Glycine riboswitch aptamer from a Caldilineae bacterium, 114 nucleotides, folded computationally. The coordinates come from a structure-prediction model, not an experiment, and the mean pLDDT is 82. The sequence was found by an Rfam model in a public genome assembly.
RNA sequence: UCGACGUGUGCGAGAGAGUAUCGUUCCUUCACCAGGACGAUCGCCGAAGGUGCAAGUUGUCGAGUUACCCGACUUGGCAGCCAAUCUCUCAGGCAAAAGGAUCGUACGCCGACA
Numbered sequence: 001u002c003g004a005c006g007u008g009u010g011c012g013a014g015a016g017a018g019u020a021u022c023g024u025u026c027c028u029u030c031a032c033c034a035g036g037a038c039g040a041u042c043g044c045c046g047a048a049g050g051u052g053c054a055a056g057u058u059g060u061c062g063a064g065u066u067a068c069c070c071g072a073c074u075u076g077g078c079a080g081c082c083a084a085u086c087u088c089u090c091a092g093g094c095a096a097a098a099g100g101a102u103c104g105u106a107c108g109c110c111g112a113c114a
Base pairs, nucleotide, nucleotide: 001114006109007108008107009106010105011104012103013102018042020041021040022039023038025037026036027035028034043094044093045092049090050088052086056081057080058079059078060077061076062075063074064073065072066071
């Protein structure tokens, strides 16, 4: 100098499922209605986050094969590591808004290899 992986921010795109019912509570209102918050009840969604798991791999114990032994291979048990858009729905969400995995783009941060 280059700039992988990772990561931050801006902009754009971005799905699903109840504008559920009840409440003697609170806020807004002159008051009611209505809306919001909170609590309870039932029904649902999965794409913030989180949980769980496969092949594989590592270790260990046992059995078998080869072998003089070391070792190697096969096989079974136990334990660790181990992915997702799968899974669980803990959390979150179920009109709009907000959020939103992921993708694109721009600008940064870190800085591997060369």